[in-house]
Context: one part of a larger RNA
Molecule: large-subunit ribosomal RNA, domain IV
Organism: sediment metagenome
RNA sequence: CUCUGGUUAAGGAACUAGGCAAAUUGGCCCCGUAACUUCGGAAUAUGGGGUGCCUCAAGUAGGUGAAAUUUUUUCAAACGUAGCCGAACGAGGUCGCAGUGAAAAGGUCUGGGCGACUGUUUACUAAAAACACAGGUCUCUGCUAAGUCGUAAGACGAUGUAUAGGGACUGACACCUGCCCGGUGCUGGAAGGUUAAAGGGACGUGUUAUCCCGAUUUAUCGGGAGAAGCUCUGAACUGAAGCCCCAGUAAACGGCGGCCGUAACUAUAACGGUCCUAAGGUAGCGAAAUUCCUUGUCGGGUAAGUUCCGACCCGCACGAAUGGUGUAACGACUUGGACACUGUCUCAACCAGAGCCUCG
Numbered sequence: 001c002u003c004u005g006g007u008u009a010a011g012g013a014a015c016u017a018g019g020c021a022a023a024u025u026g027g028c029c030c031c032g033u034a035a036c037u038u039c040g041g042a043a044u045a046u047g048g049g050g051u052g053c054c055u056c057a058a059g060u061a062g063g064u065g066a067a068a069u070u071u072u073u074u075c076a077a078a079c080g081u082a083g084c085c086g087a088a089c090g091a092g093g094u095c096g097c098a099g100u101g102a103a104a105a106g107g108u109c110u111g112g113g114c115g116a117c118u119g120u121u122u123a124c125u126a127a128a129a130a131c132a133c134a135g136g137u138c139u140c141u142g143c144u145a146a147g148u149c150g151u152a153a154g155a156c157g158a159u160g161u162a163u164a165g166g167g168a169c170u171g172a173c174a175c176c177u178g179c180c181c182g183g184u185g186c187u188g189g190a191a192g193g194u195u196a197a198a199g200g201g202a203c204g205u206g207u208u209a210u211c212c213c214g215a216u217u218u219a220u221c222g223g224g225a226g227a228a229g230c231u232c233u234g235a236a237c238u239g240a241a242g243c244c245c246c247a248g249u250a251a252a253c254g255g256c257g258g259c260c261g262u263a264a265c266u267a268u269a270a271c272g273g274u275c276c277u278a279a280g281g282u283a284g285c286g287a288a289a290u291u292c293c294u295u296g297u298c299g300g301g302u303a304a305g306u307u308c309c310g311a312c313c314c315g316c317a318c319g320a321a322u323g324g325u326g327u328a329a330c331g332a333c334u335u336g337g338a339c340a341c342u343g344u345c346u347c348a349a350c351c352a353g354a355g356c357c358u359c360g
Stems, first nucleotide, its partner, number of pairs: 001355008010346002014344001019341001027051005036041001038172001052094005062085003069078003095099001107339007114331002119131002135170007147156003173326004178256003183253002185249005192244003198238002204232001206230002210225006257275005284318001285315001296312005
C1' cells in the first nucleotide's frame, strides 16, 4: 500500500451522476394512529411507554385428567375430585452505565411519472415503464366446425358444440371513446365491360386422280388449273371466378388543412371571405417518458434549483382500444423533497486479521 472487519472529537450529505456504501430502526406487550379510499385498506401508518432478578399475588386462574358418580341398550356424553402442567393484572424489594443486556428481527414520511394488482423475462452484462393478466371489443366457426400438424392414413381442436373453440387488438376499475369509406383491406352484389382451358370451325396452305398449254428422241419433260382424301393453319361465336364496376365496413390498415380581412387606445379575433379535401383533431390532456427554439414565462420550494412541483398554451411534432383522462392498493421500477442517522465527506487517525513487498 491492497483486501476484510471494528472504533472515532466537532460538524452531519458539505461527498457524489445519485445518501452508492455504511449507520439508524428492529422482538414481544400496552397506548395511540392522518390525508386519501374501490370502504377491503392505507397501518407495524406516524408517534409514545414498558421489558432483568427476588418476594407476595399463587401452586391461585386456567389446561389436562386415571378412578368413581350420573345419563345411555351400545357408541358416547356430562361432572370435574386425585395426580401432572401452570400464568397474568397488581403490590413491594433489589443490582448494573446499560435488562428482547449476546445472536437473530422494518429506518420513516412526502410530491410526481409509468404500469392497475400477484406473476413472467434476455441460463452467462438489461427484472423494467417490456411480456402476461382478469376485464373489453371486433372477427371466423353449425360440427366430418373453423384453425393447426402430416405426402397420406391419421391426430390435435374435443370424448368439447356458439355461455363453445380459433384469430387480432386493447389491458383492473371510474368517466368516456368524436369526424372521415377518397386510397388499401375485408364483406356483399350482380346489369354491363374484360377474360383461361375447352367447345366451335369460316377463310386459307401443302400434296394430286384428272384436265389444259408448250416442247419432243412418242419415252417423257416444263408450265397452268385442280375434286375427294390426308396434312397444316385456325377467324367469328359460346365460355367461370377474378379484375373493372356498385354498395357496406374504422375497438379494419389508416387519415383528421391553408391564405386573407375584421371590434371606438393597443393587442387579440367571437365574425366574414376564399382555395383545397374523403374528412379537416371533438372531449380530455399539454415545455409532457412527447417541446427543437429552451435553463420558454409566471408561481412554489432553496441563501443560491438546466432537476422537481403547480400553472400558462406559441402542441417544431398530444389525442381518444396503434386507446384518452383520472385513480385507492401494489412496485429490488424511475424522479424530486424532508426527518432521523451516520467516516459519504471536511480530513483523516487508530485497532485486528489476511495479502502484496523485502530479507531469510